Annotation:
Predicted 3D model of a 527-nucleotide part of an RNA (small-subunit ribosomal RNA, 5' domain) from an uncultured bacterium.
[in-house]
Context: one part of a larger RNA
RNA sequence: GACGAACGCUGGCGGCAGGCUUAACACAUGCAAGUUCGCACGAGAACGCUCUGGCUUCGGCCGGGGCAAGUACAGUGGCGGACGGGUGCGUAUCGCGUAGAUAACCUGCCCACAGGCGCGGGAUAACCACGGGAAACCGUGGCUAAUACCGCACGUCGUCUGGACCCCGCAUGGGGACCAGAUGAAAGCCUUCGGGCGCCUUUGGAUGGGUCUACGUUGGAUUAGCUUGUUGGUGAGGCAACGGCUCACCAAGGCAACGAUCCAUAGCUGGUCUGAGAGGACGAUCAGCCACACUGAGACUGAGACACGGCCCAGACUCCUACGGGAGGCAGCAGUGGGGAAUCUUGCACAAUGGGGUAACCCCUGAUGCAGCCAUGCCGCGUGGAGGAAGACACCCCUAUGGGGCGUAAACUCCUUUUCUGCGCGAAGAAACCCCUCUUGUUGAGGGUGUGACGGUACCGCAGGAAUAAGGACCGGCUAACUCCGUGCCAGCAGCCGCGGUAAUACGGAGGGUCCAAGCGUUGUCC
Numbered sequence: 001g002a003c004g005a006a007c008g009c010u011g012g013c014g015g016c017a018g019g020c021u022u023a024a025c026a027c028a029u030g031c032a033a034g035u036u037c038g039c040a041c042g043a044g045a046a047c048g049c050u051c052u053g054g055c056u057u058c059g060g061c062c063g064g065g066g067c068a069a070g071u072a073c074a075g076u077g078g079c080g081g082a083c084g085g086g087u088g089c090g091u092a093u094c095g096c097g098u099a100g101a102u103a104a105c106c107u108g109c110c111c112a113c114a115g116g117c118g119c120g121g122g123a124u125a126a127c128c129a130c131g132g133g134a135a136a137c138c139g140u141g142g143c144u145a146a147u148a149c150c151g152c153a154c155g156u157c158g159u160c161u162g163g164a165c166c167c168c169g170c171a172u173g174g175g176g177a178c179c180a181g182a183u184g185a186a187a188g189c190c191u192u193c194g195g196g197c198g199c200c201u202u203u204g205g206a207u208g209g210g211u212c213u214a215c216g217u218u219g220g221a222u223u224a225g226c227u228u229g230u231u232g233g234u235g236a237g238g239c240a241a242c243g244g245c246u247c248a249c250c251a252a253g254g255c256a257a258c259g260a261u262c263c264a265u266a267g268c269u270g271g272u273c274u275g276a277g278a279g280g281a282c283g284a285u286c287a288g289c290c291a292c293a294c295u296g297a298g299a300c301u302g303a304g305a306c307a308c309g310g311c312c313c314a315g316a317c318u319c320c321u322a323c324g325g326g327a328g329g330c331a332g333c334a335g336u337g338g339g340g341a342a343u344c345u346u347g348c349a350c351a352a353u354g355g356g357g358u359a360a361c362c363c364c365u366g367a368u369g370c371a372g373c374c375a376u377g378c379c380g381c382g383u384g385g386a387g388g389a390a391g392a393c394a395c396c397c398c399u400a401u402g403g404g405g406c407g408u409a410a411a412c413u414c415c416u417u418u419u420c421u422g423c424g425c426g427a428a429g430a431a432a433c434c435c436c437u438c439u440u441g442u443u444g445a446g447g448g449u450g451u452g453a454c455g456g457u458a459c460c461g462c463a464g465g466a467a468u469a470a471g472g473a474c475c476g477g478c479u480a481a482c483u484c485c486g487u488g489c490c491a492g493c494a495g496c497c498g499c500g501g502u503a504a505u506a507c508g509g510a511g512g513g514u515c516c517a518a519g520c521g522u523u524g525u526c527c
Base pairs, nucleotide, nucleotide: 001526002525003524005523006522007521008520009519012381013380014379015378016377017376018374019373020339025337026336027335029334030333031332034079036078037077040076041075048067049066050065051064052063053062054061055060086292087291088290095217096216097215098214099213100212101211102210105209106208110205111204112203114201115200116199118152119151120150121149127142128141129140130139131138132137157184158183159182160181161180162179163178165176166175167174168173188197189196190195218264219263220262225255226254227253230252231251232250233249234248235247236246237245267289268288269287270286271282272281273280274279294315295314296313298311317328318327319326320325345371347370348369349368353367354365355364356363357362384415385414386413387412396405397404398403420464421463422462423461424460429454434448435447436446437445438444471516472515473514474513475512476497477496478495482511483510484509485508486507492499493498
């Protein structure tokens, strides 16, 4: 000097930032990914309101139509739940950083280009009936739709096989065009009838990723040998792709004192702190990458996962149970218990930015924007300003009793109003998107309605009145700041040297002083 700090005393305001470093301990409750799409699809209520018929013991009872409403709830299907958010367990390399390679690869949505979308079929959920179960949920039978599923046809084109050709590359090889054969597509919805949105195939791009190589990346030799899919080859399988990735066979290799293996510790980086620098220490917040999601394992779906708020199995734990069986996973946001020296509200809003769905309206969004708490830090402001005595006969302290200090300090006079209180005014963040008109259209131009959580907040104005606001540590030397009293090697102080045994500037108190100041000290850690 610094800090994600803590503790003690004290504490006026604002701006900006930060806030479980410990138990990756366990979690009540609510919310965090979709009641996203009705312009993919079938089905489809009720409460209520209203009109009305019949019966009536006048209480009411039984019906029908319309609105509610093609709405809600539920289901099939599509897209999204692989982003965003959290944590640092594991990992000393499968990671990360830098520089490359991929002639060994993938890429939904998006952009650009080209071509296409014909015909047909069988189911199934929802629903209904029956049944089982305490529940979670399940079984059997029956009905039905689609942009769900299946078959056939068409082939710009792609893939594979064969033939022959050109170009390129150091190379395994890559690229291009031709012929023949085989093989592979599709889905509709809306419409103002102009078209719009989709769907299929192919190519290129963009974006995002996979894989590989080199170098760098903590300590220990009181860890010296390690390795059998191990190292390499051939072949096969597998993968988007290379590869012992896996397997069969063959060879016996591969690594290691330039530290293998083992042990311990640890997410890595941009950076942060310190330092003149070299360096050292650290890796909170913000950003990039990685890993993980109760523990362990596995795959499914998908463009993408081996998937935090998906599935299956095993385990520990918690909960429900009718004992047969079920349910759960805060290292999301708040919040609780526990641990700890120690770390916040079970807040508001989708107005903005961004994300998902949608043609759109719009819906969802604890991302985010805000507010709340905390002097945790940095920065700014204030607690008044000017005048006022050779200086109060004040209190208090000292005194050689003359006086000296506190001290322009106070009183008192004049002034000001930042803050404070009251009243008033009152934002920017909001013009994009959207709608309408013109334009063939991309787009552009013009016009228009609505929308603010923060918040009646900030800011500003008026009024009032010095009013509402100072502490902490230290004063022997280092080190700025000295006297008196008390105590008497006691009580105590202390970072080091050291103080205290009767005049202690070092202990305790007082007066005075010094240094910082809404803080000041102490402790801890790093340089």